[in-house]
c-di-GMP-I riboswitch aptamer from Sulfurovum sp., 78 nucleotides, folded computationally. Its mean pLDDT, the model's own confidence on a scale to 100, is 79. It was read from a public genome assembly, where an Rfam model found it. The model forms 95% of the base pairs in the Rfam consensus. NCBI's taxonomy places the organism under Bacteria, Campylobacterota, Campylobacterales, Sulfurovaceae, Sulfurovum.

RNA sequence: AUGUAAUCGGGCCAAACCCGUUGUGAAACGGGGACGGAAAGCUUCAGGUCUCCUUUAUGAGAUGGCUGGGUUGCCUAA
Numbered sequence: 001a002u003g004u005a006a007u008c009g010g011g012c013c014a015a016a017c018c019c020g021u022u023g024u025g026a027a028a029c030g031g032g033g034a035c036g037g038a039a040a041g042c043u044u045c046a047g048g049u050c051u052c053c054u055u056u057a058u059g060a061g062a063u064g065g066c067u068g069g070g071u072u073g074c075c076u077a078a
Base pairs, nucleotide, nucleotide: 012037013036017032018031019030020029021028022027035065041071042070043069045068046067047066048063049062050061051060052059
């Protein structure tokens, strides 16, 4: 690389968008909905991006479905 045969699991999460609620806001939560995900489980430790206080910031927040790290878990005939 090609061909043949066999085969576990059959589940999980949920983008955009819509409705409702909360928040100054980023955004979050609930319902619907699936773009995707093999950790798209958890965690701001480092960075990025975004929001707020008139503005700035070594401040306060948001984002874990932005990247890395930490940590827990699942499937497997091999």